[in-house]
RNA sequence: GAGGGUUUAGUUGAGUGGUUUAACAUCGUCUUUACACGACGGACACAGGGGUUCAAAUCCCUUAACUCUUA
Numbered sequence: 001g002a003g004g005g006u007u008u009a010g011u012u013g014a015g016u017g018g019u020u021u022a023a024c025a026u027c028g029u030c031u032u033u034a035c036a037c038g039a040c041g042g043a044c045a046c047a048g049g050g051g052u053u054c055a056a057a058u059c060c061c062u063u064a065a066c067u068c069u070u071a
Base pairs, nucleotide, nucleotide: 001070002069003068004067005066006065007064010024011023012022018054026042027041028040029039030038047063048062049061050060051059
């Protein structure tokens, strides 16, 4: 230089056009003499920009980061 892949919560991961989902972590309440365990509840995310569409995490373009192959 060329080609491909990935980017979703603090972390790991699911989600092929129609409500953003789960586990762990975190916070609160209950439970306990107290802690732990457990129960219930809360907060937290679609890498940035643009386009297509009634509707985009999803399709298209572009930028960025990471990664693989190749020269």